Lysine riboswitch aptamer from Cytobacillus citreus, 180 nucleotides, folded computationally. The coordinates come from a structure-prediction model, not an experiment, and the mean pLDDT is 77. It matches the Rfam family "Lysine riboswitch aptamer". About the family: Riboswitches are metabolite binding domains within certain messenger RNAs that serve as precision sensors for their corresponding targets. Allosteric rearrangement of mRNA structure is mediated by ligand binding, and this results in modulation of gene expression.
[in-house]
RNA sequence: CGAUGGGAUAGAGGCUGCAGCAUUUAAAAGUAGAACAGACGAGAUUCAAUGACAUUUGUGACUCUGUUUGAAAGGAUACGCUGCCGAAGUUUGGAUUUUUCAUUGGAAAUCCAUGCUGGGGAUGUUUUCGAAUAGGAACAUCACUGUCACGUUAAUUUGACGUGGAGAACUAUCUUCGGA
Numbered sequence: 001c002g003a004u005g006g007g008a009u010a011g012a013g014g015c016u017g018c019a020g021c022a023u024u025u026a027a028a029a030g031u032a033g034a035a036c037a038g039a040c041g042a043g044a045u046u047c048a049a050u051g052a053c054a055u056u057u058g059u060g061a062c063u064c065u066g067u068u069u070g071a072a073a074g075g076a077u078a079c080g081c082u083g084c085c086g087a088a089g090u091u092u093g094g095a096u097u098u099u100u101c102a103u104u105g106g107a108a109a110u111c112c113a114u115g116c117u118g119g120g121g122a123u124g125u126u127u128u129c130g131a132a133u134a135g136g137a138a139c140a141u142c143a144c145u146g147u148c149a150c151g152u153u154a155a156u157u158u159g160a161c162g163u164g165g166a167g168a169a170c171u172a173u174c175u176u177c178g179g180a
């Protein structure tokens, strides 16, 4: 100096709370791939580019057409279980890992730092992973909802209305100081 301050424990928001796991359903898709036939004629094999290594290829690579066959991942829906209430998500920056290797870039996962978000929803704009008009992210607006503060009102507990703030918050119980 701070007073309901410091600490601990336990709770509430919501029937669309958050995350994870598993199952189901649709879609992905008659797609990728495979086999056969034909055409072309020299390269092809990584998420992309360049280079290297290795393998393969005129006994036909890659590509295209036709016929037959034919998936899956990620994401989403519904239900269940588990853990929880900064649950969790995310901007930006950094580090590590993946993929035959290297450089550059991209994507995904994990960790650290920093900032933002009480919660979910709707609309609009931008953007990204994505097959997608689904979903995700950022920003803005709108009302709803929970909480606290202030004000008004009723009728005291409490209810209603208005304005505003943020989760390191709020409520309850216990405990005793905390900082300079």
Base pairs, nucleotide, nucleotide: 001178002177005176006175007174008173009172010171011170014085017084018083019082020081021080023078025076033069034068035067036066037065038064039063043056044055045054047105048104049103050102051101052100088117089116090115092113093112094111095110096109097108098107118145119144121142122141123140124139125138126137127136129135147165148164149163150162151161152160153159154158